[in-house]
This is a predicted structure of a 75-nucleotide RNA (transfer RNA) from a Candidatus Falkowiibacteriota bacterium.
Rfam family: tRNA. From the family's description: Transfer RNA (tRNA) molecules are approximately 80 nucleotides in length.
The organism belongs to Candidatus Falkowiibacteriota, within Bacteria.
């Protein structure tokens, strides 16, 4: 060059195919308080995220379309 896949919290993932519903949900960490003589464990609470642009739509993490960046395949 051409296909194909893949981007969501500090990592990690679930939701995407089949738009809407509880604040986009879990773990792991992080902070703060109980607990404990302490610290380990335990409980409680909390902050944090849909890669960008546009489009369709009454509504988009989710459908279309580029652009970016990763992985793979192809000569």
């Nucleotide at each position: 060059g051409c296909c194909g896949c893949c981007a969501u919290c500090g990592u990690c993932u679930a939701g995407c195919c089949u738009g809407g519903u509880c604040u986009a949900g879990g773990a792991c960490a992080c902070a703060u308080c109980c607990c404990u003589c302490u610290c380990a464990c335990g409980g409680a609470u909390g902050g944090a995220a849909c890669u960008c642009g546009g489009g369709u739509u009454c509504g988009a993490a989710u459908c279309c379309c580029g652009a970016u960046g990763g992985c793979g395949g192809u000569a």